[in-house]
Context: one part of a larger RNA
């Protein structure tokens, strides 16, 4: 891991609600006793029939109070016993799961320390104290030689240790092997016996060790400790169907009350839509009348500077400037104003159980994205916090290549039927290579800003043009004058001032280059030439606008159309027609639930006596309904045992096993065949050790 078996809301007491049954202003026994089990007896007690008050007490009233006032709680009749079911409480209380806590015991054959008694340490090296001799001294000291054999001395086996590396890592081994390493006469190693015990020991101290267990050993017990936590919790079908919010919480992943679900009962045109009418409001917007902020101008008290002065005064100002005034602004905590929505009420309308109340049972109280209005933040976030819709959650189907939350649309079941939605119609791939009129040349489409640009389409306004436009070419572009000043010079062109007049078709006291200064080359301006265009075209300037262009760099692979591929389109704009397209709508068939209704049957009541009414069931018709997690409610299937059953089935073959066919919405059931070889059990009831795919479930097999 697979398969098989086992594996989780039970039992008791009390209480509450619903349903059923008995009796009913009453209902009912408990212990005990009798009895063969069945049952009988037992009336103590309990609940109900009256309440109010703390109580005395009074009583359909009572309490409060000075009160006959007011107010609180009551009074108009249904209970009770048993059973079943749903909850609650107390118990292990649906099951499994801690780390821990306490008590009583067992351990020092491992290991730590101690104690008693034993054992062991090849070989080699070094050469302390002391001693002796000699030298030396007054005597010592001291020196030399020899001797001597000390040491937590040296090297190195046994022995002990465990510093490094590798192997090993389902190992040879729950700590080893290999190669090296450290100590090796010492605080050494070791055998045997003994002692210290769990909040205790022992510890050259690492929280180390105390039998592969130690920040408190192990065994048994309290004990099914407790677990607001995690995991698991077993058959079917049908109806309805949530929440992730508010308040409180040693509360925030828990819980209680409310809101939201369901079931039962209940009651009013109760509720909802739309329309009209009547309301209050201070948001959006707007505004500046108040308050706040802030800009410029005018006017001006005052302040600063300056002049003058003995002082006061006076005069003055490229400074600042309250108040006032003019203009234009600003605001969540401004308002002279002021919507749309929303909300409240009345009337009408349509819908038809959606609404209310009481009670039983819940779940939920982690929400997510998206549109809109806002706060925080960077008008950042798949951010966070509110409000208000939607969807997901609990929703499948179609579209968006693929996608919880986007768009369309809400799946009872069946059909090789029809029509549509969003979205699409060249091929992949169902349906237009559809029609008309434009645009785009960028593969724009199929990512992107500020900014940039004789891209191109549309619209508008102005100017020029047979007195020849625009562009090109040819020619002119002069004179007073080298204007005056300045300057070494300044002649159109370093700089300052002025910027006139004349001749002209036209020509600046000069727009640019240039020279030391002149000169020289252009320009403005003018003429000629050439050329488009004959009454509407051309040229030029500016503005608005559609679509394109540049701006544009990233890491495995094209990779920013899903792909192929697409250019009068298969891109894009506008208009139009057709088609495709979903579990939507429709059609046909089948079913569920509810309501209404018809018929039949049964029961009960009434009595108008063979009728009427009510209830239930069956059959039919019509309308509506049937996505669903948590959850609530309803109806069933199957398993074991008991009664039915001294019945029925069974060797002419039970149960069990293996298959096939049929029936039922389903859990399941029936029949047949084979195997098997002796028991099984209808129906209707009753009682439960009653249903497994999950719990890192338990046991067994492989």
């Nucleotide at each position: 891991g697979u398969c098989a078996g086992c594996g989780a809301g039970u039992u008791a007491a009390u209480u509450u609600a619903u349903c059923a049954a008995g009796c009913g202003a009453g209902c009912u026994u408990a212990a005990g006793c009798c009895g063969u089990u069945a049952g009988g007896u037992g009336u103590a007690g309990g609940c109900g029939u009256a309440g109010c008050g703390a109580a005395a007490g009074c009583g359909a009233g009572u309490c409060u109070u000075a009160a006959a006032a007011g107010g609180g709680c009551g009074a108009u009749u249904a209970g009770u016993u048993u059973g079943a079911u749903g909850g609650a409480u107390u118990a292990g209380a649906c099951c499994c799961g801690a780390a821990a806590c306490c008590a009583a015991g067992u351990g020092a054959u491992c290991u730590a320390g101690u104690u008693a008694u034993g054992a062991c340490c090849a070989g080699a090296u070094u050469g302390a104290a002391g001693g002796u001799a000699u030298a030396g001294u007054a005597a010592a000291a001291u020196a030399u030689a020899c001797u001597g054999g000390a040491g937590g001395a040296u090297c190195g086996a046994a022995c002990c240790u465990a510093c490094u590396a590798u192997u090993g890592u389902u190992g040879c081994a729950a700590a080893a092997a290999u190669a090296g390493a450290g100590g090796a006469u010492g605080a050494g190693u070791u055998g045997u016996g003994a002692c210290u015990a769990g909040g205790g020991g022992u510890g050259a101290a690492a929280g180390g060790c105390c039998a592969a267990u130690c920040a408190a050993a192990c065994u048994u017990g309290g004990a099914u400790a407790u677990a607001g936590c995690u995991g698991g919790u077993u058959c079917u079908c049908c109806g309805c169907g949530a929440a992730a919010u508010c308040u409180a919480u040693u509360u925030a992943g828990g819980u209680a009350g409310a809101g939201c679900g369901u079931c039962a009962u209940u009651a009013a045109u109760a509720u909802g839509u739309u329309a009209u009418u009547g309301g209050g409001g201070g948001u959006a917007g707007a505004g500046c009348a108040c308050u706040u902020g802030a800009u410029g101008g005018g006017c001006u008290a005052g302040a600063g500077g300056g002049a003058c002065u003995a002082a006061a005064a006076u005069c003055u100002u490229a400074u600042c400037g309250a108040a006032c005034u003019c203009a234009a602004c600003u605001a969540a905590a401004c308002u002279c104003c002021g919507a749309a929505u929303a909300c409240c009420a009345a009337u009408a309308u349509c819908a038809g159980u959606u609404u209310u109340a009481u009670g039983g049972c819940a779940g939920a109280a982690a929400c997510a994205c998206u549109g809109u209005g806002g706060g925080u933040g960077c008008u950042a976030a798949g951010a966070u916090c509110c409000a208000u819709g939607g969807u997901g959650g609990a929703a499948a189907g179609g579209g968006a290549a693929a996608g919880a939350g986007c768009c369309c649309a809400g799946a009872u079941c069946g059909u090789c039927g029809u029509c549509u939605a969003a979205g699409g119609u060249c091929c992949c791939a169902a349906a237009a290579u559809u029609g008309c009129a434009g645009u785009u040349a960028a593969g724009u489409g199929g990512g992107g800003a500020a900014g940039g640009a004789a891209g191109u389409g549309a619209a508008a306004a102005g100017g020029c043009c047979a007195a020849u436009a625009c562009a090109g070419c040819u020619a002119g572009g002069a004179g007073g004058u080298g204007g005056g000043c300045u300057u070494a010079g300044a002649a159109g062109c370093a700089g300052c001032c002025a910027u006139c007049c004349u001749u002209u078709a036209a020509a600046g006291a000069a727009a640019g280059c240039g020279u030391a200064a002149c000169a020289g080359c252009u320009c403005a301006c003018u003429a000629g030439u050439c050329u488009a265009a004959a009454c509407a075209a051309g040229c030029u300037u500016u503005u608005u606008u559609g679509c394109a262009c540049c701006g544009a760099a990233a890491a495995u692979u094209u990779a920013c159309c899903g792909g192929g591929g697409c250019u009068u389109a298969a891109a894009u704009u506008g208009c139009a027609u057709a088609c495709c397209g979903a579990a939507g709508a429709c059609a046909c068939g089948a079913g569920u639930u509810u309501u209404a209704u018809a018929u039949u049957u049964a029961u009960a009541a009434u009595u108008u006596u063979u009728a009427u009414u009510a209830u239930a069931a069956a059959u039919g018709u019509a309308a509506a309904u049937c996505g669903g997690u948590a959850g609530c409610g309803g109806a069933g299937c199957g398993u074991u045992c008991u009664g039915u059953a001294a019945g029925u089935c069974g060797u002419u073959g039970a149960a069990g096993a293996a298959a096939u066919u049929u029936u039922g919405u389903g859990a399941a059931a029936a029949a047949u065949u084979u195997u098997g070889g002796a028991g099984a059990u209808a129906u209707c009831a009753g009682a439960a050790g009653u249903g497994a795919a999950a719990a890192u479930g338990c046991u067994g097999a492989c």
Large-subunit ribosomal RNA, domain II from Candidatus Mellornella promiscua, 702 nucleotides, folded computationally. The coordinates come from a structure-prediction model, not an experiment, and the mean pLDDT is 84. The full RNA is in RNAcentral, with records from ENA. Rfam family: Bacterial large subunit ribosomal RNA. Gene Ontology terms of the family: ribosome and structural constituent of ribosome.